[in-house]
Context: one part of a larger RNA
RNA sequence: GAUUGAACGCUGGCGGCAGGCCUAACACAUGCAAGUCGAACGCGAAAGUCACUUCGGUGGCGAGUAGAGUGGCGGACGGGUGAGUAACGCGUAGGAAUCUGCCCUGUAGUGGGGGAUAACCCGGGGAAACUCGGGCUAAUACCGCAUACGCCCUACGGGGAAAGCGGGGGAUCCUUCGGGACCUCGCGCUAUAGGAAGAGCCUGCGUCGGAUUAGCUAGUUGGUAGGGUAAAGGCCUACCAAGGCGACGAUCCGUAGCUGGUCUGAGAGGAUGAUCAGCCACACCGGAACUGAGACACGGUCCGGACUCCUACGGGAGGCAGCAGUGGGGAAUAUUGCGCAAUGGGCGAAAGCCUGACGCAGCCAUGCCGCGUGUGUGAAGAAGGCCUUCGGGUUGUAAAGCACUUUCAGUGGGGAGGAAAGAGCCCAGGCUAAUACCCUGGGUCGUUGACGCUACCCACAGAAGAAGCACCGGCUAAUUCCGUGCCAGCAGCCGCGGUAAUACGGAAGGUGCGAGCGUUAAUC
Numbered sequence: 001g002a003u004u005g006a007a008c009g010c011u012g013g014c015g016g017c018a019g020g021c022c023u024a025a026c027a028c029a030u031g032c033a034a035g036u037c038g039a040a041c042g043c044g045a046a047a048g049u050c051a052c053u054u055c056g057g058u059g060g061c062g063a064g065u066a067g068a069g070u071g072g073c074g075g076a077c078g079g080g081u082g083a084g085u086a087a088c089g090c091g092u093a094g095g096a097a098u099c100u101g102c103c104c105u106g107u108a109g110u111g112g113g114g115g116a117u118a119a120c121c122c123g124g125g126g127a128a129a130c131u132c133g134g135g136c137u138a139a140u141a142c143c144g145c146a147u148a149c150g151c152c153c154u155a156c157g158g159g160g161a162a163a164g165c166g167g168g169g170g171a172u173c174c175u176u177c178g179g180g181a182c183c184u185c186g187c188g189c190u191a192u193a194g195g196a197a198g199a200g201c202c203u204g205c206g207u208c209g210g211a212u213u214a215g216c217u218a219g220u221u222g223g224u225a226g227g228g229u230a231a232a233g234g235c236c237u238a239c240c241a242a243g244g245c246g247a248c249g250a251u252c253c254g255u256a257g258c259u260g261g262u263c264u265g266a267g268a269g270g271a272u273g274a275u276c277a278g279c280c281a282c283a284c285c286g287g288a289a290c291u292g293a294g295a296c297a298c299g300g301u302c303c304g305g306a307c308u309c310c311u312a313c314g315g316g317a318g319g320c321a322g323c324a325g326u327g328g329g330g331a332a333u334a335u336u337g338c339g340c341a342a343u344g345g346g347c348g349a350a351a352g353c354c355u356g357a358c359g360c361a362g363c364c365a366u367g368c369c370g371c372g373u374g375u376g377u378g379a380a381g382a383a384g385g386c387c388u389u390c391g392g393g394u395u396g397u398a399a400a401g402c403a404c405u406u407u408c409a410g411u412g413g414g415g416a417g418g419a420a421a422g423a424g425c426c427c428a429g430g431c432u433a434a435u436a437c438c439c440u441g442g443g444u445c446g447u448u449g450a451c452g453c454u455a456c457c458c459a460c461a462g463a464a465g466a467a468g469c470a471c472c473g474g475c476u477a478a479u480u481c482c483g484u485g486c487c488a489g490c491a492g493c494c495g496c497g498g499u500a501a502u503a504c505g506g507a508a509g510g511u512g513c514g515a516g517c518g519u520u521a522a523u524c
Stems, first nucleotide, its partner, number of pairs: 001524004006520005013371006019364002021329001026327003030324003035073003040070002043067001048061005080282003089207007098199003103195008111145001113143002120135006151159003164187006172181003208254003215245003220242008257279004261272004284305005307318004335361001337360003343357001344355004374404004384395004408465001410460005418451001424444007468513005473494003479508005489496002
């Protein structure tokens, strides 16, 4: 000099953009953060209101709504944190023995049956959490049978699948008159092949300090056989052999998430890993598996532990390193805000629902950038202050005065863009028996904004509301007076202060930067 996720002191007008627990991976009150689908399925209220009524009630609407349940998909993404990890964890370059829901392309199918079970009803246990027994019922839930292009096992021959739902329709048939068969379209389902994208595994090289850590190793190193996995492999087991690693630093100890990057530097390098992005690891601590395409699963399950809470003492409930917020720790780090309008995600055919992701707003000079605090004129060089050799000098065109301007802030008014769609209607093409439906493309119509009293523009008023901080001995730009008297104090280094201190404290003046300026800490 540059830099910072900074803090502290003094000061503080506005805006844009960014950033904001670096410490206790300490403990957490409260609310919200993951649901959705009735076009998979069975069931199904109430308030209220209307009518009737024997005044007990019944029926209609509410409504096949609310609601829970079965089932499907999602909860493995998104969001947080950096504890652990010196490791194929990460980076980079390769590899072969693998898996992959949703999505895309292709091939072949989607036939015919069955038995259950929640919900519901009845009964029981319990303070609760919850739980048990009996009875009824549906499915895209579950299970046989049939069939098998390709698929799997084997080399003789065997094995294995599925599910329906919705829209539309002329003739014919059936009909409980609701509809169904049949045709067709869409969405699904099954098997298999490939793709896309994702994931698992292996390897070369690189990846901090300590030798005051020199030896380490028994599933250890290799082989055979078997098991296991989606998959190679001591991954696991049995047997056999005795190997494997190490001064090119094994082992042990300490420290640490890694990278793209960031800061600095002419570079080489050094330091660093906040925000953003990629990967990894973790989810109160430890362990385990289940489900599933995917987890050994932050807001799932089970077991053990610590802690907190409820309890009828028998037993139960919980996990903010999600967003806010609280206590605590600390030099120190924000709102228990608004909205799904946009982007993105989950579910759904869609309408839509959910989304503390996200978009915004609030707080903070934390940083960077921009703007303002006025402009011109004005010598009687006013008054006052300070200095003085008492003549004067300086503050100083500075102020006042005069003439102007109105950025920003203020008040009032106008006013974009972020909005594209989806839905409706029309046209064309495709599909089709079809001018239905559905899909694609085009046109048209009108709707959707949290921010938001937006940005921006116009008008109004009046210099009106807006300057500080550090320093002045040398380094280092800037000096005099007074006070003090090795005291009080200053100080980055050299050093100042013991009676004229340009070095302490105040004042005047000056210098530097400026909504900041200094100090401290840290890096180059």
The prediction has a mean pLDDT of 87. Small-subunit ribosomal RNA, 5' domain from a Gammaproteobacteria bacterium, 524 nucleotides, folded computationally.